RNAcentral holds the full RNA, with entries from SILVA. A computed fold for a 350-nucleotide part of an RNA from a metagenome, annotated as small-subunit ribosomal RNA, central domain.
[in-house]
Context: one part of a larger RNA
RNA sequence: UUGGGCUUAAAGAGCGCGUAGGCGGCUCGGCAAGCGUCCUGUGAAAGCCCUCGGCUCAACCGAGGAAUUGCAGGGCGAACUGCUUGGCUUGAGGACGGUAGAGGUGCCUGGAACUCUAGGUGGAGCGGUGAAAUGCGUAGAUAUCUAGAGGAACGCCAGAUGCGAAAGCGGGGCACUGGGCCGUUUCUGACGCUGAGGCGCGAAAGCGUGGGGAGCAAACAGGAUUAGAUACCCUGGUAGUCCACGCCGUAAACGAUGCACACUAGAUCUGGGAACCUCUGACGGCGCCCGGGUCCAAGCGAAAGCGUUAAGUGUGCCGCCUGGGGACUACGGCCGCAAGGCUAAAACUC
Numbered sequence: 001u002u003g004g005g006c007u008u009a010a011a012g013a014g015c016g017c018g019u020a021g022g023c024g025g026c027u028c029g030g031c032a033a034g035c036g037u038c039c040u041g042u043g044a045a046a047g048c049c050c051u052c053g054g055c056u057c058a059a060c061c062g063a064g065g066a067a068u069u070g071c072a073g074g075g076c077g078a079a080c081u082g083c084u085u086g087g088c089u090u091g092a093g094g095a096c097g098g099u100a101g102a103g104g105u106g107c108c109u110g111g112a113a114c115u116c117u118a119g120g121u122g123g124a125g126c127g128g129u130g131a132a133a134u135g136c137g138u139a140g141a142u143a144u145c146u147a148g149a150g151g152a153a154c155g156c157c158a159g160a161u162g163c164g165a166a167a168g169c170g171g172g173g174c175a176c177u178g179g180g181c182c183g184u185u186u187c188u189g190a191c192g193c194u195g196a197g198g199c200g201c202g203a204a205a206g207c208g209u210g211g212g213g214a215g216c217a218a219a220c221a222g223g224a225u226u227a228g229a230u231a232c233c234c235u236g237g238u239a240g241u242c243c244a245c246g247c248c249g250u251a252a253a254c255g256a257u258g259c260a261c262a263c264u265a266g267a268u269c270u271g272g273g274a275a276c277c278u279c280u281g282a283c284g285g286c287g288c289c290c291g292g293g294u295c296c297a298a299g300c301g302a303a304a305g306c307g308u309u310a311a312g313u314g315u316g317c318c319g320c321c322u323g324g325g326g327a328c329u330a331c332g333g334c335c336g337c338a339a340g341g342c343u344a345a346a347a348c349u350c
Base pairs, nucleotide, nucleotide: 004321005320006319007304008303012318014201015200016199017198021194022193023192025088026087027086029084030083031082033081034080035077036076037075038074039073040072041071042070049065050064051063052062053061054060091191092188093187094186095184096183097182098181099180103177104176105175106174107173108172109171110154114150115149116148117147118146119145120144121143125136126135162169163168206247207246208245209244210243211242215241216240220236221235222234223233258317259316260315261314262313263312266295267294268293269292270291271290272289273288276285277284299306300305323350324349325348332343333342334341335340
């Protein structure tokens, strides 16, 4: 260097954008760097290999050949790669017309519930549990009615639903805004795929500054339980949970399955869309494009299973793995306010 792998055995980066690089659709012509063929020079000798010969054989030695797969120069060729001129439209993108959606950001707003405050009624309990107690209540609680305040979350609709690159997104309205899908007798003409570094996004918890704080609730306190109970249960309760701005950059960030493209039987359900047929219309029928599921032929797989949303058959590019522990560690470096993150060993041991 080649050879093997990555759903669950070690192994797909949490996700995207994109630099270098790698890879690259159809076609005409040109060049000839790669490539092929022929020739020339060179590729020391010895050795290895083949043939012949000399020591009685062999080792050994002598001679010739082959080989030395390389390098350089020259002639010829032009299928493929490359470079280049021109053309093309199916890849990619744009335009136009539609369309579904919890996609994103900001502002405004609604009702239910809850807690609190004030007042009315009322008068002894309430609450809580397996049972209790702590706790609350005659300074009038619980219950009930009225008014007000506040914060957070949005029941039904709701779905095996939809949208988003992922994280994620769910009351209503408005503004701004991203992407997808469908259709067209439309335009550009390979503008593409992947992507080391890099940059951005990134649940929860956590951190900084300022606000906010109803409910819930780490820590903490008390009551129980228990042999004990630094728990499970109960009564309280602070960070936090919420908002703005700035950090952190992790996860069973999971489909434990990188991205793109092509190809490869069916059946069925479902979200979005357009055409056609029947039809007054609707409903219905039919096949098509995009998305989400289920069952399966072939094939694959150690099996479980996967099976046009592949884990099938191929191509391109990236990432990653190499026995268990030590070790998601030490040291160093980079990043961070910190917590810590990223990168990442060895001794030793089985």